The RNA shown here (transfer RNA) has 74 nucleotides and comes from Thiorhodococcus mannitoliphagus.
The sequence is in RNAcentral, with records from ENA.
The source organism's lineage runs through Bacteria, Gammaproteobacteria, Chromatiales, Chromatiaceae and Thiorhodococcus.
The coordinates come from a structure-prediction model, not an experiment, and the mean pLDDT is 81.
Rfam family: tRNA. It is annotated as a transfer RNA. Gene Ontology term of the family: triplet codon-amino acid adaptor activity.

[in-house]
RNA sequence: GACAACGUAGCUCAUCUGGGUAGAGCAACUGAUUUCUAAUCAGUAGGUAGCGGGUUCGAAUCCCGCCGCUGUCU
Repeated sequence: GACAACGUAGCUCAUCUGGGUAGAGCAACUGAUUUCUAAUCAGUAGGUAGCGGGUUCGAAUCCCGCCGCUGUCU
């Protein structure tokens, strides 16, 4: 330098393939239970989806550029 995959909550990931209110598990916090802790149960909060632009009534999703990261080739 060329090509491919990936970037979504604190962490690991779904949702994309057919555009229509952003989700799960773990972690955190609150409450119940318990003499206390742990465990268990109930609940709460947390992300304008890497950045910018375009298409569209509407974009995490489609298109373009850039950045980061991983792999392959040269």